Small-subunit ribosomal RNA, 3' major domain from a Clostridia bacterium, 466 nucleotides, folded computationally. Its mean pLDDT, the model's own confidence on a scale to 100, is 82. It matches the Rfam family "Bacterial small subunit ribosomal RNA". Its family is annotated with structural constituent of ribosome and ribosome in the Gene Ontology. NCBI's taxonomy places the organism under Bacteria, Bacillati, Bacillota, Clostridia.
[in-house]
Context: one part of a larger RNA
RNA sequence: UGACGGGGGCCCGCACAAGCAGUGGAGUAUGUGGUUUAAUUCGAAGCAACGCGAAGAACCUUACCAGGUCUUGACAUCGAGUGAAGUAUUUAGAGAUAGAUACGCCUUCGGGCACAAAGACAGGUGGUGCAUGGUUGUCGUCAGCUCGUGUCGUGAGAUGUUGGGUUAAGUCCCGCAACGAGCGCAACCCUUACGGCCGGUUGCUACGCAAGAGCACUCCGGCUGGACCGCCAGCGACAAGUUGGAGGAAGGCGGGGACGACGUCAAAUCAUCAUGCCCCUUAUGACCUGGGCUACACACGUACUACAAUGGCGGUCAACAAAGUGGACCGAACCAGCGAUGGGGAGGAAAUCACAAAAAGCCGUCUCAGUUCGGAUUGGAGGCUGCAACUCGCCUCUAUGAAGUCGGAAUUGCUAGUAAUCGCGAAUCAGAAUGUCGCGGUGAAUACGUUCCCGGGCCUUGUACA
Numbered sequence: 001u002g003a004c005g006g007g008g009g010c011c012c013g014c015a016c017a018a019g020c021a022g023u024g025g026a027g028u029a030u031g032u033g034g035u036u037u038a039a040u041u042c043g044a045a046g047c048a049a050c051g052c053g054a055a056g057a058a059c060c061u062u063a064c065c066a067g068g069u070c071u072u073g074a075c076a077u078c079g080a081g082u083g084a085a086g087u088a089u090u091u092a093g094a095g096a097u098a099g100a101u102a103c104g105c106c107u108u109c110g111g112g113c114a115c116a117a118a119g120a121c122a123g124g125u126g127g128u129g130c131a132u133g134g135u136u137g138u139c140g141u142c143a144g145c146u147c148g149u150g151u152c153g154u155g156a157g158a159u160g161u162u163g164g165g166u167u168a169a170g171u172c173c174c175g176c177a178a179c180g181a182g183c184g185c186a187a188c189c190c191u192u193a194c195g196g197c198c199g200g201u202u203g204c205u206a207c208g209c210a211a212g213a214g215c216a217c218u219c220c221g222g223c224u225g226g227a228c229c230g231c232c233a234g235c236g237a238c239a240a241g242u243u244g245g246a247g248g249a250a251g252g253c254g255g256g257g258a259c260g261a262c263g264u265c266a267a268a269u270c271a272u273c274a275u276g277c278c279c280c281u282u283a284u285g286a287c288c289u290g291g292g293c294u295a296c297a298c299a300c301g302u303a304c305u306a307c308a309a310u311g312g313c314g315g316u317c318a319a320c321a322a323a324g325u326g327g328a329c330c331g332a333a334c335c336a337g338c339g340a341u342g343g344g345g346a347g348g349a350a351a352u353c354a355c356a357a358a359a360a361g362c363c364g365u366c367u368c369a370g371u372u373c374g375g376a377u378u379g380g381a382g383g384c385u386g387c388a389a390c391u392c393g394c395c396u397c398u399a400u401g402a403a404g405u406c407g408g409a410a411u412u413g414c415u416a417g418u419a420a421u422c423g424c425g426a427a428u429c430a431g432a433a434u435g436u437c438g439c440g441g442u443g444a445a446u447a448c449g450u451u452c453c454c455g456g457g458c459c460u461u462g463u464a465c466a
Base pairs, nucleotide, nucleotide: 001466002465003463004462005461007460008459009458010457011456012455013454015450016449019414020413021412022411023410026305027304028303029302030301031300032299033298034296035295042053043052064291065290066289067288068287069286070285073121077120078119081115082114083113086103087102088101089100090099091098092097105112106111123280124279126278127277128276132274133273134269135268136267137265139263144183145182146181147180148179149178150159151158152157163174164173165172189257190256191255192254194225195224196223197222198221199220200219203215204214205213228251231245232244233243234242235241307407311366312365313364314363315362324355325354326353329348330347334343335342336341373404378399379398380397381396382395383394384393420442421441422440423439424438425437426436
C1' cells in the first nucleotide's frame, strides 16, 4: 500500500421488511446429470452451466456409429498432355459408383474454356482457450481508476482523491500543500409523452355508396418549440442544493433504450472465424446408405397446463389494438367437408390487397362433485408438408378420460402503465414452439423503516496474510 475481520462509523441496492403472483407437490414440454448404447457427436459447470451455443436433428444439417467405397482426393494453385466435360436413354447396385448407346467446345489463330497423368500439395468440427488474436460473460451502469508538475517522507509511498455539506453520480459547493488534467458520471444519439409550421397518396373528410372535390380533422414524414430548480415561498453557509406551490402535455435525471472506466475471475470460446506449436496423411481426410443425436429404474433446472364458480360449456351479436410479414410468397369472395383441409383463384413487390378472427366482453346453463373441473394416455378414422413421417413431424374428428382438490423444508420475480392477466406478430423454417424476440388490451397491492440476511461504495481501526 492492499486484502481480510462473527471491528467501528456513514450510505446505497426488490438486499431485508410491507405486499402481489409464483417455483418446490401433479401431468406434459424442454435442457442437464446419471445410466444404457455400435453410437447415444461436441462444448457450457456456483452466482455468471442447465428452453445455454441450437433463430427450429425425419434425409440433409451432422461433427457420432455400422456397413459399402475413394486416395493429388469433396475444395485451391501450378501442371506434361487431351477435347473432353456434360446432357438424354439404359443396365447392375441400398446408394456412392461402375458400364453401354446417342449427341458433343469456342476462336479475331494470339488464345479462351473444360478435362487431366506424375508430383508439389490439399484436407482435418484432431489436441492445446494454461501458447494466442478477435468476440463475450461477470463484479456493475457500481462510482470509481489514474496521470503531470509541486510539496512531504531515508524509502515503500503519501498528498491531490481526505474533511464540512449535497447528489443517482469523484454530481456540485465550501474548505484545504496542493494546482491542473485524463479515462469513467452526465450531456450529445434513438424512442415515447404535448404543441407549431411545411407536405398530402395508397391516408382522412362532408355524405347511404360510388364518382367527383378538398387537405380542416385523424394519421404519416420532415423541420422546429418545449423543462432549465426557469418563477414563488420555506430550509440551508448569502453556496451547492433540498421541501412545498404555481403554471404546464410533461417537474426536478419526465418514462424506456443504446452506451459498460482501470481492472478481476490463467472465467468462456482452437466447434463462428483467424492463428503458433503438436498430431493424422490409402486416414484422425473424402463420398454414400442406414442408424444415432429422440434411449430410460432415476435425480435436478427452466417453462406450459391445471386442480375450478373472479370458473367451465353453449349461444349471441357487437365492438375496441398495436407491431409486423408476404413473389418458389400472402392468398380474399364463393363452393365441398363436422373438421384439419381441399377446390377456386380476385387482389397484392403492398398506408391500396392478403395473413386477420384480436382475446379477455354480454346472455343462458351448470351448483361444489374428481364434476359439464382437468386434460395426460391409448384405440379407430382422416388431413398437410416433404423423394420419404417405422425408428422420429404437425394438425383434425370420434371414442377413452390418468395424475391433480393449491403443494414439506426451502426458494424466485416484481415499486406503475410495473406485477398479474389476455390475446396478436416475427425470425429460424418444406414441415415441425409450451422456447426466444417483439406488440398492444385490461390493470392492482405495498414500502413503517434500515435492527437483521445478501451484495456494494467511502472513512477509520486491528492483523502472525501478500